Model confidence (mean pLDDT): 85 of 100. Small-subunit ribosomal RNA from an uncultured bacterium, 1379 nucleotides, folded computationally. Its Rfam family is "Bacterial small subunit ribosomal RNA".
[in-house]
RNA sequence: CCCUUAGAGUUUGAUCCUGGCUCAGGACGAACGCUGGCGGCGUGCCUAACACAUGCAAGUCGAGCGAAUGAAGUUCCUUCGGGAACGGAUUUAGCGGCGGACGGGUGAGUAACACGUGGGCAACCUGCCUCAUAGAGGGGAAUAGCCUUCCGAAAGGGAGAUUAAUACCGCAUAAGAUUGUAGUACCGCAUGGUACAGCAAUUAGAGGAGUAAUCCGCUAUGAGAUGGGCCCGCGGCGCAUUAGCUAGUUGGUGAGGUAACGGCUCACCAAGUCCACGAUCAGUAGCCGGACUGAGAGGUCGAACGGCCACAUUGGAACUGAGAUACGGUCCAGACUCCUACGGGAGGCAGCAGUGGGGAAUAUUGGGCAAUGGGGGAAACCCUGACCCAGCGACGCCGCGUGAGGGAAGAAGGUCUUCGGAUUGUAAACCUUUGUCAACAGGGACGAAAUAAAUGACGGUACCUGAAGAGGAAGCCACGGCUAACUACGUGCCAGCAGCCGCGGUAAUACGUAGGUGGCGAGCGUUAUCCGGAUUUACUGGGUGUAAAGGGUGUGUAGGCGGGAUGGCAAGUCAGAUGUGAAAUGCCGCGGCUUAACUGCGGCACUGCAUCAGAAACUGCCGUUCUUGAGGGUGGGAGAGGUAAGCGGAAUUCCUGGUGUAGCGGUGAAAUGCGUAGAUAUCAGGAGGAACACCGGUGGCGAAGGCGGCUUACUGGACCAUCACUGACGCUGAUACACGAAAGCGUGGGGAGCAAACAGGAUUAGAUACCCUGGUAGUCCACGCCGUAAACGAUAAAUACUAGGUGUGGGGGGGCAAGCCUCCGUGCCGACGUUAACGCAUUAAGUAUUCCACCUGGGGAGUACGGCCGCAAGGUUGAAACUCAAAGGAAUUGACGGGAGCCCGCACAAGCAGUGGAGUAUGUGGUUUAAUUCGAUGCAACGCGAAGAACCUUACCAGCUCUUGACAUCUUCUGUUCACUCUAGAGAUAGAGCUUCCCCUUCGGGGGCAGAAUGACAGGUGGUGCAUGGUUGUCGUCAGCUCGUGUCGUGAGAUGUUGGGUUAAGUCCCAUAACGAGCGCAACCCCCAUUGUUAGUUGCCAGCAUUCAGUUGGGCACUCUAGCGAGACUGCCGGUGAUAAACCGGAGGAAGGUGGGGAGGACGUCAAAUCAUCAUGCCCCCUAUGAGCUGGGCUACACACGUGCUACAAUGGACGGUACAACGGGUAGCGAGGGCGCGAGCCUUAGCAAAUCCUAAUAAGCCGUUCUCAGUUCGGAUUGUUCUCUGCAACUCGAGAGCAUGAAGCCGGAAUCGCUAGUAAUCGCGGAUCAGAAUGCCGCGGUGAAUAAGUUCCCGGGUCUUGUACUCACCGCCCGUCA
Repeated sequence: CCCUUAGAGUUUGAUCCUGGCUCAGGACGAACGCUGGCGGCGUGCCUAACACAUGCAAGUCGAGCGAAUGAAGUUCCUUCGGGAACGGAUUUAGCGGCGGACGGGUGAGUAACACGUGGGCAACCUGCCUCAUAGAGGGGAAUAGCCUUCCGAAAGGGAGAUUAAUACCGCAUAAGAUUGUAGUACCGCAUGGUACAGCAAUUAGAGGAGUAAUCCGCUAUGAGAUGGGCCCGCGGCGCAUUAGCUAGUUGGUGAGGUAACGGCUCACCAAGUCCACGAUCAGUAGCCGGACUGAGAGGUCGAACGGCCACAUUGGAACUGAGAUACGGUCCAGACUCCUACGGGAGGCAGCAGUGGGGAAUAUUGGGCAAUGGGGGAAACCCUGACCCAGCGACGCCGCGUGAGGGAAGAAGGUCUUCGGAUUGUAAACCUUUGUCAACAGGGACGAAAUAAAUGACGGUACCUGAAGAGGAAGCCACGGCUAACUACGUGCCAGCAGCCGCGGUAAUACGUAGGUGGCGAGCGUUAUCCGGAUUUACUGGGUGUAAAGGGUGUGUAGGCGGGAUGGCAAGUCAGAUGUGAAAUGCCGCGGCUUAACUGCGGCACUGCAUCAGAAACUGCCGUUCUUGAGGGUGGGAGAGGUAAGCGGAAUUCCUGGUGUAGCGGUGAAAUGCGUAGAUAUCAGGAGGAACACCGGUGGCGAAGGCGGCUUACUGGACCAUCACUGACGCUGAUACACGAAAGCGUGGGGAGCAAACAGGAUUAGAUACCCUGGUAGUCCACGCCGUAAACGAUAAAUACUAGGUGUGGGGGGGCAAGCCUCCGUGCCGACGUUAACGCAUUAAGUAUUCCACCUGGGGAGUACGGCCGCAAGGUUGAAACUCAAAGGAAUUGACGGGAGCCCGCACAAGCAGUGGAGUAUGUGGUUUAAUUCGAUGCAACGCGAAGAACCUUACCAGCUCUUGACAUCUUCUGUUCACUCUAGAGAUAGAGCUUCCCCUUCGGGGGCAGAAUGACAGGUGGUGCAUGGUUGUCGUCAGCUCGUGUCGUGAGAUGUUGGGUUAAGUCCCAUAACGAGCGCAACCCCCAUUGUUAGUUGCCAGCAUUCAGUUGGGCACUCUAGCGAGACUGCCGGUGAUAAACCGGAGGAAGGUGGGGAGGACGUCAAAUCAUCAUGCCCCCUAUGAGCUGGGCUACACACGUGCUACAAUGGACGGUACAACGGGUAGCGAGGGCGCGAGCCUUAGCAAAUCCUAAUAAGCCGUUCUCAGUUCGGAUUGUUCUCUGCAACUCGAGAGCAUGAAGCCGGAAUCGCUAGUAAUCGCGGAUCAGAAUGCCGCGGUGAAUAAGUUCCCGGGUCUUGUACUCACCGCCCGUCA
């Protein structure tokens, strides 16, 4: 320089951070589920180093030996069947040689020089092989086999006789070798080694084949090669809850032993050796090349292939041999299995197959020695489960196929649908075409070599060719987010899903199925494990004020780190060279199988280790030197620094005495307690203990804990000034040592006050508490323990650097003082910087360096066990199982607070009248019922939907009926409609009779109406208000709710909207990083109050005329009506206020500060109410959950509640007389007048579709009479009876009238509602609904108060601030116990 390095979900209402959990990737000797066409290359007991049936896996050499066997052939004999002799092919047990120490398996053991890497052996060995030199003379004694015999079931063994060798043993020879001895030369890191020559001693041998040449063997020695042995440096596991280990242990001398060094072994001597740089113990583990993953650094693993080691049923031992302490050898012991004649024997699959067992799980009792390699042999050859092949398994990697092109009527079918269509989908069908793979037929290898011949398990395999036919060949998982891919149905917190978050309680893209889609594809998913993501152990590359995390503090050991100058060395460091880093693997390039996987060749790499010669900046080491770090000398002042002794006054308590009398004390209020035996109070005297007011202060001192009257003695440290001293002596500090509040413990003192425990009194549902009265340990002293605290600045120590401002303590400077300068300490504010933010900021939490301590999700738990310490209490060190998906920090918006500030409201207070008690009306709950239809349920349901249930209404119940329907549209046909009469019936309805359509017309027909038929469909007051629209309630007519741009903040958000005033008001003014704007407030609208003007009929009448009467003429002044105007705006004056907004007072005015009332309801909250006003998605019913009819029910009645009415009486009742309204309504109506009736009412009918007529009489009031406090001349319920009215119809179940009856009730417990002026209270009148049926509702006027001018409290609300673990927001959250 280039290349490489990806994140996401989940804590919250939202945010930033910390932090864990989870996912996407890759891998695998895998297993499981579903599925499965072919081929190539690999790979396959990870568990029981568990036990093994059967076969095979190591033999070979007759050219070492004796012997046995005895083919062909030849000769002879023959009874022609054959026999005998020669011959010696072949085969062989035994002796002998070589090989069975290789090859093959497994990973139990092993934490070790076992392995890896690099060295050393001057301390060693090496059969077969290669090279070189020298040699092989002459003898001897045995033994197996064989034969005889004996024992034994067998395995096997004994005795006797006989025999050979390349078996064995002497003798001779000795180039050489070995040993001893004394030399010379050269060399080495040391012991020492090599070479040469002298003397002495010891020490070899085997033959075989061949006509022969010669070959194969033998002996000795040297060299080489190969293979081993031993030693050393370095490297690689976890635990310290394993801290001390060790007697052949460590070393020495001598000896033995070995191929060789060595305590390897032994004798003697010495007392050492290892260890915090982790010994020893216990646990786990074969090691490596490498494999997987990763950007890398790392982390994990050690199957297959290769190297090393260890083991061969378990343990031990040696023999043989070149080599073993020997997988398919021996011996002994143990366990197990088998045989047995019970005496005794045999065996070892962790070789290849195979069996049982274990397990989630791992293959054939295959072929061949053709190739490669190994053993023996002179060779032919023999042996070889090494090996080469084949078989089984999608176990892995790789390759191929299941067709390709065209093809829209966008077929059918499926699915969805807004019913139009969309999608499956060019997909299929259909047309054209190809022939890979598989299957069939024909041909047919390479692998085989020095080569002429012979020789191939694989294998008639690979490969080539031919013909036919799309024919034989697709699944699995997913589809809420992460994460690519959506709908329908079923289900209804069930069944189930789930990696995390989480889905499912009737509209589930999350469960199950289907259609569709996405992904991968002969595979696809799941599970287990590893790495990654995880910078979540941080070397690269993290942190510790508050998230987990600074040791309570100091002194100081080891260790780590360390000032300036200069010379040297070269350990670290840097660069170069050499050796090594096996092969395989990896990367790059080229090649071989059609390609790829696989594989051949070459190169690179293997970041390491060692050696050699260099460099000298930095670190280190050795010298010399310096003064600034550190220390020291001298002179000062400050201080609750420490220890000991002594002294002092105030106060509490107690004792004694005096005065004095009934209480004291204590509390929110009390009581226990003390007191007439004299307390409290007060005076005097005395005793005793503890603590030191004022000064006193974010003042001082100390390392921290901590230290406070005064004096004295002893003593530590810091600071300032100064110096001509030492010369890096420094910083930090594991273990260690010392100190260490309070409480507690031990021994002995002391004890005034206070005060755990304890007692009593209160409080309370309880009160083992808070409050009160007492009171013991303790608190105090001396000595000794304990060793912990929110031991906090929640901030370790040291050094250097980096703006300032302002206080304060100690010292110094300048002639005093002040300002000023300077050093050390101690506070506050603040810049840069930093921080998640809060904050920190020269006293850092900034910028750097050094060292120590500590952290790694929450809970379990600072618990258990173990160790150490302690008299004990306990301290210190300090886990795991299990469980959760969070726990947490800082900040933000709200909400809340028995937090604070300000303000408002009939909120309280001050008043008036009520409710709650009675009777009754009405609604609700409950109960009842065939049904008592449904809804509304704190405020904000309950005289509510309902402005009016006898039928109807009506939705409910019983019974009787209808089924294209009571209602709508379409198609076809008919024109007998409808209505009326009769019969049956409870009626709907059924039957009979009577009757016979309308309009237009171009005369074809069209339209309306009615009926019939058919099927599409109608119908549903059935469900879901938690699927919805619309409408409404409520907070609340409260003053709030937001936006744009800008600014601030990483962000949620903030600012604006806060602050000072003011208002009914986010109303207005001022200030202000905000400036503006919107929805709300106010105003604009309506009614009422004054007045002007216009207009006068049905209204009015001052004056004129008239009448019983505004009746009429006349008039429109007045009243009134209803149009248009005026008027009120803090406009004017004074005061207050900030010269403002505004407030207070006043004038004028009909009205004064919003004049009174109404309509009007911001953003939103309550899944508030309503599917039964209406509309509507989905679900449900379809001869019924639809429709019609009759009757019943909604009106029930032990009871409970809400809202009203009427009362309980004299401010009243009754009777008589008499006065004054307003809003309204009226033709299926209001109904005058007259008549009748006691009355409700009835008869008659004038007027009026209304400022004309009617309703209509107002009532309280006023005047008079009576009643006289009683269940009454109050009160009117209930009941009897007679009537009236409405209506088809008043039985269930209407209203009213007359007479009679005359209940409860004498002002209402706890509690609770309304109201601030024309209001409350009280009095009557009207209307809607309606045939009839108000004490309800909506309106109207008449009479007409009291009280407050305040905000302590209750309730509700607004605003600012504060705390919060709440945000479903205090009706929250949450702890413990029990189930």